[in-house]
Small-subunit ribosomal RNA from an uncultured prokaryote, 1462 nucleotides, folded computationally. Rfam family: Bacterial small subunit ribosomal RNA.
RNA sequence: CAGAACGAACGCUGGCGGCAUGCCUAACACAUGCAAGUCGAACGCUUCUCAGAGGGCUUGCUCCUUGAGAGGAGUGGCGCACGGGUGAGUAACGCGUGGAUAACGUGCCCUAGGGUAAGGGAUAACCGGCCGAAAGGCUGGCUAAUACCAGAUACGUUCCUUUUUAGUGCGCUAAGAAGGAAGAAAGCGAGCAAUCGCGCCCAAGGAUCGGUCCGCGUUCCAUCAGCUAGUUGGUGGGGUAACGGCCUACCAAGGCUAAGACGGGUAGCUGGUCUGAGAGGAUGAUCAGCCACACUGGAACUGAGACACGGUCCAGACUCCUACGGGAGGCAGCAGUGGGGAAUAUUGCGCAAUGGGCGAAAGCCUGACGCAGCAAUGCCGCGUGGGCGAUGAAGGCCUUCGGGUUGUAAAGCCCUGUCAGGGGUGAGGAAACGUCUACAAUGGGAAUUGACGGUACCCGCAAAGGAAGCACCGGCUAACUCUGUGCCAGCAGCCGCGGUAAUACAGAGGGUGCAAGCGUUGUUCGGAAUUACUGGGCUUAAAGGGCGUGUAGGCGGUCUGCUAAGUCGGAUGUGAAAUCCCUCGGCCUAACCGAGGAACUGCAUCCGAAACUGACAGACUUGAGUGUCGGAGGGGAUGGGGGAAUUCCUGGUGUAGAGGUAAAAUUCGUAGAUAUCGGGAGGAACACCUGUGGCGAAGGCGGCCAUCUGGAGGAUUACUGACGCUGAGACGCGAAAGCGUGGGGAGCAAACAGGAUUAGAUACCCUGGUAGUCCACGCCGUAAACGAUGAAUGCUAGGUGUUGGGAGUAUUUACCCCUGCAGUGCCAAAGCUAACGCGUUAAGUAUGCCGCCUGGGGAGUACGGUCGCAAGAUUAAAACUCAAAGGAAUUGACGGGGACCCGCACAAGCGGUGGAGCAUGUGGUUUAAUUCGAUGCAACGCGAAAAACCUUACCUGGGUUUGAACUGUUGUGGACCGGUGCAGAAAUGUACUUCCCUUCGGGGACUGCUAUAGAGGUGCUGCAUGGCUGUCGUCAGCUCGUGUCGUGAGAUGUUGGGUUAAGUCCCGCAACGAGCGCAACCCUUGUCACUAGUUGCCAGCGGAUAAUGCCGGGAACUCUGCUGGGACUGCCGGUGUUAAACCGGAGGAAGGUGGGGAUGACGUCAAGUCCUCAUGGCCCUUAUGUCCAGGGCUACACACGUGCUACAAUGGCCGGUACAAUGGGUUGCCAAGCCGCGAGGUGGAGCUAAUCUCAAAAAACCGGCCUCAGUUCGGAUUGCAGUCUGCAACUCGACUGCAUGAAGUCGGAAUCGCUAGUAAUCGCGGAUCAGCAUGCCGCGGUGAAUACGUUCCCGGGCCUUGUACACACCGCCCGUCACACCAUGGGAGUCAGUUGCUCCAGAAGUGCCUGAGCUAACCUUCGGGAGGCAGGGUACCAAGGAGUGGUUGGUAACUGGGGUGA
Repeated sequence: CAGAACGAACGCUGGCGGCAUGCCUAACACAUGCAAGUCGAACGCUUCUCAGAGGGCUUGCUCCUUGAGAGGAGUGGCGCACGGGUGAGUAACGCGUGGAUAACGUGCCCUAGGGUAAGGGAUAACCGGCCGAAAGGCUGGCUAAUACCAGAUACGUUCCUUUUUAGUGCGCUAAGAAGGAAGAAAGCGAGCAAUCGCGCCCAAGGAUCGGUCCGCGUUCCAUCAGCUAGUUGGUGGGGUAACGGCCUACCAAGGCUAAGACGGGUAGCUGGUCUGAGAGGAUGAUCAGCCACACUGGAACUGAGACACGGUCCAGACUCCUACGGGAGGCAGCAGUGGGGAAUAUUGCGCAAUGGGCGAAAGCCUGACGCAGCAAUGCCGCGUGGGCGAUGAAGGCCUUCGGGUUGUAAAGCCCUGUCAGGGGUGAGGAAACGUCUACAAUGGGAAUUGACGGUACCCGCAAAGGAAGCACCGGCUAACUCUGUGCCAGCAGCCGCGGUAAUACAGAGGGUGCAAGCGUUGUUCGGAAUUACUGGGCUUAAAGGGCGUGUAGGCGGUCUGCUAAGUCGGAUGUGAAAUCCCUCGGCCUAACCGAGGAACUGCAUCCGAAACUGACAGACUUGAGUGUCGGAGGGGAUGGGGGAAUUCCUGGUGUAGAGGUAAAAUUCGUAGAUAUCGGGAGGAACACCUGUGGCGAAGGCGGCCAUCUGGAGGAUUACUGACGCUGAGACGCGAAAGCGUGGGGAGCAAACAGGAUUAGAUACCCUGGUAGUCCACGCCGUAAACGAUGAAUGCUAGGUGUUGGGAGUAUUUACCCCUGCAGUGCCAAAGCUAACGCGUUAAGUAUGCCGCCUGGGGAGUACGGUCGCAAGAUUAAAACUCAAAGGAAUUGACGGGGACCCGCACAAGCGGUGGAGCAUGUGGUUUAAUUCGAUGCAACGCGAAAAACCUUACCUGGGUUUGAACUGUUGUGGACCGGUGCAGAAAUGUACUUCCCUUCGGGGACUGCUAUAGAGGUGCUGCAUGGCUGUCGUCAGCUCGUGUCGUGAGAUGUUGGGUUAAGUCCCGCAACGAGCGCAACCCUUGUCACUAGUUGCCAGCGGAUAAUGCCGGGAACUCUGCUGGGACUGCCGGUGUUAAACCGGAGGAAGGUGGGGAUGACGUCAAGUCCUCAUGGCCCUUAUGUCCAGGGCUACACACGUGCUACAAUGGCCGGUACAAUGGGUUGCCAAGCCGCGAGGUGGAGCUAAUCUCAAAAAACCGGCCUCAGUUCGGAUUGCAGUCUGCAACUCGACUGCAUGAAGUCGGAAUCGCUAGUAAUCGCGGAUCAGCAUGCCGCGGUGAAUACGUUCCCGGGCCUUGUACACACCGCCCGUCACACCAUGGGAGUCAGUUGCUCCAGAAGUGCCUGAGCUAACCUUCGGGAGGCAGGGUACCAAGGAGUGGUUGGUAACUGGGGUGA
């Protein structure tokens, strides 16, 4: 990350319908309308209409009365405590579940019982007056009731007294009897009436609903550990419907708490919902149950019920009205507004249905509810067409240019008609109540009533017509190409893409997946066994407490009995409905809805079982402990005494050094050290013994003796009888360092000082030296306190050491042997483990208990608490940040790791470079250009085996555009080529000259112009490539098949013992074989033989010459060519493992690969080359192509590389005399001769070459001169004069002659080559080439020195080891400092929230007291009384105020560390 879900939001898109859902944020503030009224069959008054009767009269008005109807406010009744909203508060008996109430209430409703008699006094409305702006109020008067009141009566009821019965926990409870006391009421309607109906009162029961109490369950923090005074209990009293500290007085001192009190944070709870295999986790929208709240706080009244959402009072904040005096209000009801927000709807219709209130009823009221509207917000259903249709159309895209794909897709032909559109028909939801009716009844009949709505449904009509998008396509993950871009723009869930060929960015084509939606974001669960109950771990990955004693707790041996708490079984009750699941049914289907069932894993009660656990009782001995005996031990504490050594003091001997180090110096010493001898002092530590040996819980313990003392083990069996194991807290012990007080102080030795080392050296080394180390007492409490392994118990192969004490055997003893116990080591089986490894001393297998872990960093840090004298310890986070950090093992690479080995690698030598001049290449600089490439070894006399032009790619200038060269095609013209003249620097331009075949139509070759395909490019990319090459390295390595081992990467083979130049060979071996490399085969050289002798050769024979193989001839020799032989450790001796092989020897031209060459494994370096060639892509196309002239590549302050020549006497110069080999030659080599001092010229013989020629070899040798000097060394530079090549030597060739005669006297640091025909030295040839080598490639001549050896430097091979490296040590990586940003701790303070305590204060209200003022009902002796009210006081108490604490958050100069950054 893939899945599922959502009251969602956002982006793009959007056809229809059904069913649901819709302020998650500001319990923020609210305009407007509506949301709780009803009853005239309780009552009076009043207004209007109609009708009847009566009166007055002004005869159509008015008054009174009665009736019917309608309205208004009022009294009264019932309702307003329901319904509806919200989730602020609440961690609580709030909720859930199960109980209790013998501790309670209950209006309306139901059942049955009794009663409803007779009176009284008021009051609102109304009228009058008064106050006020209003809201409203005061006062006088009239009146009614189902309003209010006294008294009568009392079936029940309550209380008191007496008493009976039953039960009992002896407190009491229940039932009953007798006596006494107390307490009621209301009427209204219908009817002619009887009577009926509805009410009312008392009391009982029921139903319903509620109050209260209890068990259990219900979030996070212990960095909240102690809380509590009405607190806990009792007694008396009060209060309540009711128990109760609920309240009060007194008494006692209790109560809660580690099973988490108190405090703090968060939160309405549940049925359920989402997810999950489940267990769980998350959640508590809609629907349903409970609770709480109604602007904020407080309070009561009324009532059956409230401390009351649309009631009252008070306080506060806010808003509004006001005449400024006062008043009014509360949408968290339905709509709606503002605001907040990413975000959530109409100021709709109707009471038709369902339900509710009132009413006798009609009916009225009902934003509950039923409907409609808005929104793809969700779920479900349907459609956007179907069939045929291949020239596989066009277009698009790709292309290897052939084609492929889009794609039966389209077009076209034939059909269908869902939805939308238009027309028509048109529901169900409705049946009741009421009224009427009869033979009276839960009966029958008839009729009425529809917001939705002219809606659903149904029937015609027309028409493929109106209806598809979104995301993705690198892997995870289904789906690929092109173009653009070029670490930019951008993408990204993770890994990661993008720096010129991007399946990852953007676009396109194509594809994939979903689909009226699709994506993104957010959240939850899942995957995650990644908190592990199911179901994890702790040697090394995170994780065993430093160790013990032991409290609580957890767990616990064998047998018997009993019990029934756990456990198991059954039954009963409950577990609301809805939801989930199953079956059936209703809407066309589905979603949705209905019915039935199952389930709700829970709780409670009862009955039963008795194996296991628990409780109780009894017994047992094996766990545990005690006793007896003899041994082992650096176990602990205290006190003594001991010797060696260091140092110091003292005395003697003795003299110049000693000491110290890699080397030195500081230091000590002539004032006598060091050394040595004698004596003394003092402190600390105990050599040898000493041992993977002993003891201890760990830390730890080491000379000897004594005293005191702990533990373990063995043997023997006697006793106790589960007394045991573990162990949160707690307590104790606990190395070193450190701290406090007092001693002590020899040696050693932080700090410190000095000397060295070094770039520095606050280090390592040296000389000194203080704390400390030692003792006593007291703290500290930590270590890699490690076996990185908690303690205990049982079980599970062995082998071999060692310590302690035993048994057996042995005639007793001792040794050996054997055996069992307790410790301590090593190896190893099964098993375990990621591996390493562990393995009876487990990391195996089990049990019980404790501790600990949950990615890295931040951080064992901050804050807070506790402890400490301090240092600090302990407990212990978060913000932020990263995609890793880590373990074990593997292969490499690397190491100033190890072992072995090799190489001109070092060493031993010889000669150079680096210094000079010059040549050449490079860098740099310069320039119009100094073309480009090569850059450590492995670029730099390299590409270049030849830059004056050309080359040439560069620059300047002049031309040209199908082009200088190639292949086609179209049109048109002409022969072309060549030659000559003119212009020009040339390119070029211009003028003249000029075909073939023919069937006479034309055709052909060549060519100019034009057009088009295309040419051309030394333009870019060697990091797109092929090919080729360099390098490690001619190093000895690199691999494979099968097998085996390992979870795997991989290993084995290829390692090991020998040996070799070699992975060469031999032996051994879980390996056996094989391949590419090595070696050999090839070439050359060294020897011989055979053969062949020209151009080569000439021994012997002959001839000729001044001389020469010159000639005849020869085929012996040399030589040349061909073909063969030869060398193989084959032979001998020794060594070695009887091997491989090595050493020595013989023979041999050659001896152990004879010398040299060619030959270069798998690979490495993105090594080099696009400028050899080839080639993808990109770029240029009147130019980056092409032609020409001139210039440049040759510059020159400088730096480097490679060379040449030298610096001289082993030399230079002059003269003379020898000896090669490889090669080249007809556009060529060029002889003899002649000329020139010479370069050279002339000349022309010979030669297509073993024939002629280049061609002289040089060093060497002989003779002479020079004599150590800037020279007779050296030759640069320069002047003059020439030669040659060449169209042409100015820039810019080579050579010659004469003259000139520079630097240089052997070269600093450093560095190169070479091991024998080598180095060194000497010349010769060739390629390139018109000319031009000091370079390159070859050839021969002369011809050394040295190698002890592998310690070191460099490179390499093999084995092994460590690793934090793997673009592999040119790696990785730590800390400070500087800069930027981020979060955070401290901080003088400051601001805000919340809360405790102590006071002040005290509204409304209620209780109590008072009540001299006022007062209808009742009593009265008429005076008054009872009772009541106002008022006053008091107790409690909200807001408010003051003080002082706690706590949380914000902020702050400054400051601390942390994180991130190319």